Transfer RNA from Candidatus Curtissbacteria bacterium RIFCSPLOWO2_01_FULL_42_26, 72 nucleotides, folded computationally. Taxonomically the source falls in Candidatus Curtissiibacteriota (Bacteria, Bacteria candidate phyla). It matches the Rfam family "tRNA". Its family is annotated with triplet codon-amino acid adaptor activity in the Gene Ontology. Its mean pLDDT, the model's own confidence on a scale to 100, is 83.
[in-house]
RNA sequence: GCCGACCUAGCUUAAUGGUAGAGCAACGCUUUCGUAAAGCGUAGGUUGAGGGUUCGAUUCCCUCGGUCGGCU
Numbered sequence: 001g002c003c004g005a006c007c008u009a010g011c012u013u014a015a016u017g018g019u020a021g022a023g024c025a026a027c028g029c030u031u032u033c034g035u036a037a038a039g040c041g042u043a044g045g046u047u048g049a050g051g052g053u054u055c056g057a058u059u060c061c062c063u064c065g066g067u068c069g070g071c072u
Stems, first nucleotide, its partner, number of pairs: 001071007010024004018055001026042005048064005
């Protein structure tokens, strides 16, 4: 220099155009003499940034940034 994949909650990740979910972690409650475990519940997201298409974008297109891999 060229090519490809990925970026969503604190972490790991779903959702291939129609209300952004889950597990773990956090917090609260139940249980216990107490702790852990277990059960139930709550909160936590400008979906990497900017623009475009569309009635509607996590999803499609463009630019930029970052991470990883391949080729030279």